[in-house]
RNA sequence: AGGUGGGGUAGAGGAGCGGUUGUCAAUAGUACUGUGGGGAGCCUGGGAAGGCUUUGAAGCACAGGAAAGGGGCUGCCGCCGAAGUCGUAAUUUCCCCAAAAUUCCGGCUGGGCCUGCAGUGAAGAACUGCAGGACUGUCACCAAAGGUUUCCCUGGACCUUUGGUGGUGUGCUAUCUCACAG
Numbered sequence: 001a002g003g004u005g006g007g008g009u010a011g012a013g014g015a016g017c018g019g020u021u022g023u024c025a026a027u028a029g030u031a032c033u034g035u036g037g038g039g040a041g042c043c044u045g046g047g048a049a050g051g052c053u054u055u056g057a058a059g060c061a062c063a064g065g066a067a068a069g070g071g072g073c074u075g076c077c078g079c080c081g082a083a084g085u086c087g088u089a090a091u092u093u094c095c096c097c098a099a100a101a102u103u104c105c106g107g108c109u110g111g112g113c114c115u116g117c118a119g120u121g122a123a124g125a126a127c128u129g130c131a132g133g134a135c136u137g138u139c140a141c142c143a144a145a146g147g148u149u150u151c152c153c154u155g156g157a158c159c160u161u162u163g164g165u166g167g168u169g170u171g172c173u174a175u176c177u178c179a180c181a182g
Base pairs, nucleotide, nucleotide: 003180004179005178006177007176008175009174010173011172014080016079017078018077019076020075022073023072024071032064033063034062035061036060041052042051043050045097046096047095083109084108085107086106087105089103090102091101092100093099110136111135113133114132115131116130117129118128119127120126137168138167139166140165141164142163143162144161145160146159147158148157149156
């Protein structure tokens, strides 16, 4: 100079991840309101219970007429297990079971895209899961070409490009520190 292990810091991948403001489409001429007319039902995912209704239910006609979740675009913010998802447990909404939200622990996924199936959803949007496909980031190995290492040659090491194979985030790159071996 290098090697192995632990800890810290800073970074990279790209249609990259998440949050949020504004706006747009859709939800939807739906829910709801008014009028007419009608005449006993209606309300929730299911059950139980409850509520509304002759002070007029459902359905019908006319007039008026939303919103949330989800999505596109723009700006801003936080970031690179960013984040998502599955399972157990606990808590909240709740009468119970679904369902939804939050937290801990554990598992899986490097990343986005496309296709098929299933679920959620108003939805041909979008999201999630599974399977497949090509692409891409990174590391290792192999091959070829080039470059650097004092002038040349050889050898070695390092770097870049291309191709192939394999792995994947508790990873990778750089750097600091501690310990160990030499």